This is a predicted structure of a 73-nucleotide RNA (transfer RNA) from a Coriobacteriales bacterium. It matches the Rfam family "tRNA". NCBI's taxonomy places the organism under Bacteria, Bacillati, Actinomycetota, Coriobacteriia, Coriobacteriales. The sequence was found in a public genome assembly.

């Protein structure tokens, strides 16, 4: 240079034939305990990489670009 994958909550990660963005852990408040722990309950916490196109409507389909990972040269 070219080729495929990936990018979603602090972190790991689901999330489809476009239609309400969630899950586990982490913090955060209450329970329970004499305290912790552990366990159980509650809320909260997102420009779904950036920019653009198609559409009533895009995390999702199309392009540029970034940035990481693998193979080719």
């Nucleotide at each position: 240079g070219c080729g495929c994958c990936g990018u979603u909550a602090g972190c790991u990660c689901a999330g489809u034939u476009g239609g309400c963005a969630g899950a586990g852990c982490a913090g955060a408040g209450g329970a329970c305990u004499u305290u912790u722990a552990a366990u159980c309950c509650u809320a909260a916490g997102g420009u779904c990489g950036c920019g653009g196109g198609u559409u009533c409507g895009a995390u999702u389909c199309c392009c540029u670009c970034a940035c990481g990972g693998c193979g080719c040269a």